The part of an RNA shown here (small-subunit ribosomal RNA, 5' domain) has 534 nucleotides and comes from Nitratidesulfovibrio vulgaris. The coordinates come from a structure-prediction model, not an experiment, and the mean pLDDT is 85.
Context: one part of a larger RNA
């Protein structure tokens, strides 16, 4: 001089977009953060009202509740401990591979069977969760049938994949809504049709994922040698997949001054700051990737997990207990304490945007969207404008004549930003749903669905921005500095004292250097320090 996630001091009027535990990955009350789905399944209350022949019926409701089943919980959201590493960054391989929901295309969706929870009866326990017997449904769970295509074996073929052919093995689940044309009874209605909507199996695609490779990626050589599943083969397990991953055996290899092993450090990138560049310094907000989830291991489920608000063993800790056992994990959002120089509310909303579940209506959402603290940062507004000389009083200094503060006040003549007060008020809202009209559309036909126009309905933020109006110069300026670098000078105090002070040095009786003050100087809602970076 630029620049900070800053922090201290003195000051502090507004507004707008940002930002805001760099420290103890340190402990954690309290609430809230992930749950939908009755268009998969079987049950199935109450309170209140209403009636009553007082037994009870009826409504509430097939609601609430739970509970089997689906999907989600791996996304989202914190956080930076570890990790110097195929962890990242670039390129690349995958003839070594998986991909739930989405999207195309082709086939299929037959007929069947045993169970369980909920529930009931009995019981155990302070709890917290159980125990034993009966009962029952499923798109929960089991077998048969078909299955070109799939996938395993053998044979052909090929470097490998493919290709043909024989054998073998392996699926599924329904649920809503309209309708009588076939078919069944012949009223209509469902097993017939039909439209969504699920389902199974195959092929592709889209996302997303996993593996592998080349290159780069801090400090120590006052760390020179390291290495036994260590290198490499044959064979097997194992995995979605190649691999000593992981085993048996066999061989003695591999790595290393191009820096191996070992020690410190450390998430890494786009990017940020700086700087004319080269570089250098740094990864907070925001985006990508990676890891971690009280400490260490460990596996189940699933497409995916070795899972922050799952499960299980072990520790440390903290709570509960009737002493037998039991519960917990804010590195979500808020919020304590506690370390720290130091860092915010236990707010409001799901109106928008995203996302999860549903056919939808909807619910759920501390992600988000808002708002509230904080000159912590940038921007931008203001605290008045014009005029006004007797250079008023007063302050400071004086060679006593003046000279300055200084047009600065005062007066005087306007203007009204912001704050105040009244009144008027948004855009952010597109959807979706509903209604009603058109149109398209499958189909025996209607309905469904699709697509358009109208019109309805939905706002935390908020009576908030904005906009008229009323009062009114009235509420609103400080900091640091003046010896030299370096812009700005006199006077009093003090006397090597008390003090300064970033480098040179000031300060022992005339201090432009310490204290004060008058006067400058510089920036200005800031202004200086201090730390840090280039």
């Nucleotide at each position: 001089g630029a620049u900070u996630g800053a922090a201290c001091g003195c000051u502090g009027g507004c507004g707008g977009c940002g930002u805001g535990c760099u420290u103890a990955a340190c402990a954690c009350a309290u609430g809230c953060a992930a749950g939908u789905c009755g268009c998969g399944c079987g049950u199935g209350a109450a309170a209140g009202g209403a009636c009553u022949u007082c037994g009870g019926u009826c409504c509430g409701a097939g609601u609430a509740a739970a509970g089997c089943g689906g999907c989600g919980c791996a996304c989202g959201g914190g956080u930076g401990a570890g990790u110097a590493a195929c962890g990242c960054g670039u390129g690349g391989a995958u003839g070594a591979u998986c991909u739930a929901c989405c999207c195309a295309u082709g086939a299929g969706u037959u007929g069947g069977g045993a169970a369980u929870a909920a529930c009931g009866g009995c019981u155990g326990g302070a709890a917290a969760c159980g125990g034993u017997c009966g009962c029952u449904a499923a798109u929960a769970c089991c077998g048969a049938a078909u299955a070109c295509g799939c996938u395993c074996c053998g044979a052909u073929u090929u470097c490998a994949a493919c290709u043909u052919c024989g054998g073998g093995g392996g699926a599924a689940a329904g649920g809503u809504g309209g309708c009588c044309u076939c078919u069944g009874c012949u009223u209509g209605c469902a097993a017939g049709c039909u439209a969504c909507u699920g389902c199974u199996c195959a092929u592709g695609g889209a996302u997303g994922a996993g593996u592998c490779c080349g290159c780069g990626u801090c400090c120590c050589a006052u760390u020179a040698g390291c290495u036994a599943g260590u290198u490499g083969g044959u064979g097997g397990g194992g995995u979605a997949a190649c691999g000593g991953c992981c085993c048996a055996c066999c061989a003695a290899g591999g790595c290393g001054a191009c820096g191996a092993u070992g020690g410190g450090u450390a998430g890494c990138c786009g990017g940020u700051c700086u700087g004319a560049g080269a570089g250098g310094a740094u990864g907070a907000c925001c985006g990508g990737c990676c890891a971690c989830a009280c400490u260490g291991g460990g596996a189940c489920u699933g497409g995916a997990a070795c899972a922050c608000g799952g499960c299980c063993c072990a520790g440390a800790c903290u709570c509960c207990u009737a002493c037998g056992g039991g519960a917990g994990g804010c590195a979500g959002c808020a919020g304590u304490g506690g370390g720290g120089a130091a860092u915010a509310u236990u707010g409001c909303g799901c109106a928008a945007u995203g996302g999860g579940c549903g056919a939808a209506a909807g619910c759920c959402u501390g992600a988000c969207g808002c708002a509230g603290c904080g000159a912590c940062g940038c921007c931008g507004c203001g605290u008045g404008a014009g005029g006004g000389a007797u250079g008023a009083a007063g302050g400071u200094c004086c060679u006593c004549g003046g000279a300055u503060c200084g047009u600065a006040a005062a007066c005087c003549u306007c203007u009204g930003u912001c704050a105040g007060g009244a009144g008027g008020g948004a855009a952010g809202a597109a959807c979706c749903g509903c209604c009603a009209c058109g149109g398209u559309g499958c189909u025996a036909a209607u309905c469904a669905g699709c697509c358009g126009u109208g019109g309805u309905c939905u706002g935390a933020c908020g009576g908030u921005a904005c906009c008229u109006c009323c009062a009114a110069a009235g509420g609103a300026a400080g900091c640091a500095c003046c010896g030299g670098c370096u812009a700005a000078c006199u006077c009093c105090g003090u006397g090597c004292c008390a003090g300064c002070a970033g480098c040179c040095g000031c300060g022992g009786u005339a201090a432009u250097a310490c204290g004060g003050a008058g006067g400058g100087u510089g920036c200005g809602a800031g202004c200086g320090u201090u730390a840090a970076u280039c």